[in-house]
RNA sequence: GCCCCGAUAGUUCAGAGGCCAAGAAUGCAAGGUUUUCAACCUUGUGACCCGGGUUCGAAUCCCGGUCGGGGCG
Repeated sequence: GCCCCGAUAGUUCAGAGGCCAAGAAUGCAAGGUUUUCAACCUUGUGACCCGGGUUCGAAUCCCGGUCGGGGCG
């Protein structure tokens, strides 16, 4: 230098054009239970890497950038 893959709650992942004011687990906070802790139950909390484009509608498709991983030279 070229090619491929990826980037979504604090963390690990799901999502594949509308069913999503984005879901699960875990974490954190409050409450319940318990002599206390743990476990368990309930409630809350919190995210689509950035900029453009396509579309009535984009986390999702396209282009560029940044970062990470892999391959070739």